[in-house]
Context: one part of a larger RNA
RNA sequence: UGACGGGGGCCCGCACAAGCAGCGGAGCAUGUGGUUUAAUUGGAUGCGACGCCAAGAACCUUACCAAGGCUUGACAUGGUCGGGAAAGCUGGAGAAAUUCAGCCCUCCUUCGGGACUCGAUCACAGGUGGUGCAUGGCUGUCGUCAGCUCGUGUCGUGAGAUGUUGGGUUAAGUCCCGCAACGAGCGCAACCCCUGUCCCAUGUUGCCAGCGAGUCAUGUCGGGGACUCAUGGGAGACUGCCGGUGACAAAUCGGAGGAAGGUGGGGAUGACGUCAAGUCAUCAUGCCCCUUAUGUCUUGGGCUACACACGUGCUACAUUGGCCGGUACAAAGGGCUGCAAAACCGUGAGGUUGAGCGAAUCCCAAAAAGCCGGUCCCGGUUCGGAUUGGAGGCUGCAACUCGCCUCCAUGAAGGCGGAGUUGCUAGUAAUCGCGGAUCAGCAACGCCGCGGUGAAUACGUUCCCGGGCC
Numbered sequence: 001u002g003a004c005g006g007g008g009g010c011c012c013g014c015a016c017a018a019g020c021a022g023c024g025g026a027g028c029a030u031g032u033g034g035u036u037u038a039a040u041u042g043g044a045u046g047c048g049a050c051g052c053c054a055a056g057a058a059c060c061u062u063a064c065c066a067a068g069g070c071u072u073g074a075c076a077u078g079g080u081c082g083g084g085a086a087a088g089c090u091g092g093a094g095a096a097a098u099u100c101a102g103c104c105c106u107c108c109u110u111c112g113g114g115a116c117u118c119g120a121u122c123a124c125a126g127g128u129g130g131u132g133c134a135u136g137g138c139u140g141u142c143g144u145c146a147g148c149u150c151g152u153g154u155c156g157u158g159a160g161a162u163g164u165u166g167g168g169u170u171a172a173g174u175c176c177c178g179c180a181a182c183g184a185g186c187g188c189a190a191c192c193c194c195u196g197u198c199c200c201a202u203g204u205u206g207c208c209a210g211c212g213a214g215u216c217a218u219g220u221c222g223g224g225g226a227c228u229c230a231u232g233g234g235a236g237a238c239u240g241c242c243g244g245u246g247a248c249a250a251a252u253c254g255g256a257g258g259a260a261g262g263u264g265g266g267g268a269u270g271a272c273g274u275c276a277a278g279u280c281a282u283c284a285u286g287c288c289c290c291u292u293a294u295g296u297c298u299u300g301g302g303c304u305a306c307a308c309a310c311g312u313g314c315u316a317c318a319u320u321g322g323c324c325g326g327u328a329c330a331a332a333g334g335g336c337u338g339c340a341a342a343a344c345c346g347u348g349a350g351g352u353u354g355a356g357c358g359a360a361u362c363c364c365a366a367a368a369a370g371c372c373g374g375u376c377c378c379g380g381u382u383c384g385g386a387u388u389g390g391a392g393g394c395u396g397c398a399a400c401u402c403g404c405c406u407c408c409a410u411g412a413a414g415g416c417g418g419a420g421u422u423g424c425u426a427g428u429a430a431u432c433g434c435g436g437a438u439c440a441g442c443a444a445c446g447c448c449g450c451g452g453u454g455a456a457u458a459c460g461u462u463c464c465c466g467g468g469c470c
Stems, first nucleotide, its partner, number of pairs: 008470006015461002019424005026315008034306002042053002064301007073124001077123008088103006106115003126290002129288003135284002137279003140275001142273001147186006153162003166177003192267004197235007207224002211222003238261001241255005317417001321376007333364003338357002343352003383414001388409007430453007
């Protein structure tokens, strides 16, 4: 000077408390440990690993294992020598890689050769091999916490101190006042994006109040720019105004006006640094190692195993419910190797056919909870749907290991869950559905978004956890 204390003071945070819904018990999904295995590739490991890398493991991916092959190589550049198009098609061998035979077969040229390509040879290629404790880059975390520093001056022999402490105040080292300090930088805030109100301009593919036409009906047509909405531009919020408190300050409390009030709500934005934190398997890279193999090609298997243990989820245990019929209202997205209407076939998954649409035009598309009516009546049930049998559908070269979906049958555990533990302060929690990326298909109940319905509680800071200042 820091760090630490079961030292003190002050302050903050869903940290506790007050509430609501969960997890921990069940079944299943998924990740991990362990065990097993020829292999179950590798990494991530308290918070900050464990629905993580992986926004798609049947082949591929794929890095693992077994077997069969290759050795200038699957890929790059260059030298020397020799030959020729390469590819493709057909047939034979083979699990394929590969290989043999046949067919087919070049361009430019100054005729030296060149382009492309095959073989031999030499330099070299190649490595998801090791080291994240040799590194760059990127990332997590403390933490969107309010801090971290510098110049000059002053003080101290010096390490250093001061400034940055103190009195108030703030979400904030935010601002005010004071002060041997005076200034400044990185952070805070603001500038950026979305959203909430209004105005102006512009109206197609969007809209339809008024006028006209037409229809069983529909902005369908003429037309219109009022409205919604879309796109661009602008206004608006600044403690600006009033009152109280305060130190005549900063500020704070209440009020007015206002769509919005004291950071309006949300996002992006992460200081100096910490953890030899994570990543050599995104990439890059030093050093070490392999070089007829630790490289590379192929077929098949494995990553999907299963006594068990843990994490994260989904579905439930029912009546604020289940089932059946009817009926209403979104937002945000995606679509040409694509989205696919209508019609027909099928109980259904789906199939046939294919209008329209590169899309404010057409399609995916049914929103669901909700509302109306009916039914069930406390029973492991008309709750719950695991598991299993059978029959099918789709994608794909191929669903045995190991895909998803449908129908019929089957109907398991489960009676609201011990110790303990998690999230959330408002359009939030809870609950309801919709979309997208990846993607042939899909193990998505994951992830990232979107809207619908829509609460309870906060006395307070003693205690637990984390953090800031003295």